[in-house]
Context: one part of a larger RNA
Molecule: large-subunit ribosomal RNA, domain I
Organism: Geoalkalibacter subterraneus
RNA sequence: GGCGUACGGUGGAUGCCUUGGCAUCGGGAGGCGAUGAAGGACGCGGUAAGCUGCGAUAAGCUUCGGGGAGCCGCUAAACAGGCUUUGAUCCGGGGGUGUCCGAAUGGGGAAACCCGGCAGGGAUUAUACCCUGUCAUCAUGCACUGAAUCCAUAGGUGUAUGAGGCGAACGAGGGGAACUGAAACAUCUAAGUACCCUCAGGAGAAGAAAUCAAUUGAGAUUCCGUCAGUAGCGGCGAGCGAACGCGGAAGAGCCCAAACCAGAACUACUACGGUGGUUCUGGGGUUGUGGGGCCCCGAGAUGGGAUUGACAAUGGGUAGCAGAAGGCUCUGGAAAGUGCCGCCAUAGUGGGUGAAAGCCCCGUAUGCGAAACCUUGCGUCACCCUAGGGUGUCCCCGAGUACCACGGAACACGAGAAAUUCCGUGGGAAGCUGGGAGGACCAUCUUCCAAGGCUAAAUACUCCCCGAUGACCGAUAGCGCAUAGUACCGUGAGGGAAAGGUGAAAAGAACUGCGAUAAGCAGAGUGAAAUAGAACCUGAAACCGUAUGCCU
Numbered sequence: 001g002g003c004g005u006a007c008g009g010u011g012g013a014u015g016c017c018u019u020g021g022c023a024u025c026g027g028g029a030g031g032c033g034a035u036g037a038a039g040g041a042c043g044c045g046g047u048a049a050g051c052u053g054c055g056a057u058a059a060g061c062u063u064c065g066g067g068g069a070g071c072c073g074c075u076a077a078a079c080a081g082g083c084u085u086u087g088a089u090c091c092g093g094g095g096g097u098g099u100c101c102g103a104a105u106g107g108g109g110a111a112a113c114c115c116g117g118c119a120g121g122g123a124u125u126a127u128a129c130c131c132u133g134u135c136a137u138c139a140u141g142c143a144c145u146g147a148a149u150c151c152a153u154a155g156g157u158g159u160a161u162g163a164g165g166c167g168a169a170c171g172a173g174g175g176g177a178a179c180u181g182a183a184a185c186a187u188c189u190a191a192g193u194a195c196c197c198u199c200a201g202g203a204g205a206a207g208a209a210a211u212c213a214a215u216u217g218a219g220a221u222u223c224c225g226u227c228a229g230u231a232g233c234g235g236c237g238a239g240c241g242a243a244c245g246c247g248g249a250a251g252a253g254c255c256c257a258a259a260c261c262a263g264a265a266c267u268a269c270u271a272c273g274g275u276g277g278u279u280c281u282g283g284g285g286u287u288g289u290g291g292g293g294c295c296c297c298g299a300g301a302u303g304g305g306a307u308u309g310a311c312a313a314u315g316g317g318u319a320g321c322a323g324a325a326g327g328c329u330c331u332g333g334a335a336a337g338u339g340c341c342g343c344c345a346u347a348g349u350g351g352g353u354g355a356a357a358g359c360c361c362c363g364u365a366u367g368c369g370a371a372a373c374c375u376u377g378c379g380u381c382a383c384c385c386u387a388g389g390g391u392g393u394c395c396c397c398g399a400g401u402a403c404c405a406c407g408g409a410a411c412a413c414g415a416g417a418a419a420u421u422c423c424g425u426g427g428g429a430a431g432c433u434g435g436g437a438g439g440a441c442c443a444u445c446u447u448c449c450a451a452g453g454c455u456a457a458a459u460a461c462u463c464c465c466c467g468a469u470g471a472c473c474g475a476u477a478g479c480g481c482a483u484a485g486u487a488c489c490g491u492g493a494g495g496g497a498a499a500g501g502u503g504a505a506a507a508g509a510a511c512u513g514c515g516a517u518a519a520g521c522a523g524a525g526u527g528a529a530a531u532a533g534a535a536c537c538u539g540a541a542a543c544c545g546u547a548u549g550c551c552u
Stems, first nucleotide, its partner, number of pairs: 001551009015537001016501002020473002022470007029462002031166002039101003042055003046079002049075003061095006070083003106115003116135007137163009170201001171199005181188001185235001211218002222249005232240002253454003256398001260283010288432001290397004294392001295390003303385003308382004315375004320368003326341003330337001342359002344348001350362003403427008413439001434449005488495002508536001511523004
């Protein structure tokens, strides 16, 4: 020195564990904000660094309920001082307080700071000073005022109401890529995706046929399944990709404009009787087997309401309450394990307790509970809506609209034979004996009634709250975080960790010795165990030793 054996050191794998995560399901909630939000700064404790809570009334004040013996939050123990059956601490409902910044809104500003006006109050002989309230902008309504310029308008002032900002996804609209694919690339694709902007709601959007269908008919919209990877589109490449129909979920239909009637204001013409025009308001009316008005006849019932309001049964939520049944014995540090004999069960889900407990504890099944606030809203009242028949063909039935040309876009459809829908520019109808559509166009036929508006449910999502579940993870896993957006990095936008486990219980090692009054160690003591001693469960390997056998 090598190989082996034994015993150690180092190291932190593995096993076991779980305070934390992940996913899904079912409920709830779906907003907060000028009554000042989200998010912060700075403070508040007897001693107080961080976290939590709170706001100069500062780990809290008040009230109404619950609850029933201890309490003064956590790291984190201690001292001091208090509170409490006259019901504290604690839990829940309502209220009060709530510094400064922040939309931040009196003005300014390098956020958490500086400086004001007005009114009232306090202090002062008086000012300085302090307290309370108020003072931003924009939009809309109303009132007053009011230029150039007579009326008017612009403008100004006041007042009332609203807005502003934040928030995870979901929604609608306005804009809108590229990588990529096409084995290159330009049409095309990716994709109307990502991203930006605006706006809204608990959902949003869509929606009551100028729709489909095809000679039978259907009857708003939305979503799911199918039709179907079909018909089609497509450098007919890559790829894109319907509809009709059928089966389900849900189910709901309405209101204006106009004709006509009435009223008001202004106005024109008047034979002073009125007539006409414009605007506004009310009635009327809402349809495609055309409807409505006008005129005639007739009815005053029936049904409905998506809320316009008030009251409000019941249920639910925000604290809680009751809740069955076991002993002995053995082993052991400890019994829940063993043995023996019992019991409960609408409860043998689960967790804890010194090992493995239906009957020890918390619970569980089941049953019950609210002064206050929130929610649900049976129902009642008010309120609103709702009929029929006939005649004439006099009036009305959404115009710079439909449509066309050109240029674009959306439709599965890339200009194509290209209908349909939308936008830009230019032309530009008919008006019920009317008009649109049925994939160029025309005829026949069928079907529908555009150019105004509203509309629950079925659908989408989850920042958040509650409950439940898992052939989900178990500390290099699972969220980045067993907590942390911390430490740290970066001028900044931003990036972003590591780090769990003594023991049943601290019983956390009194005391002695060596050492330097250290570290560390040896005793002693605790404990079932100390090779469980805090660098603490288990404690693999690499790596480093000590002792020893063999070989050299």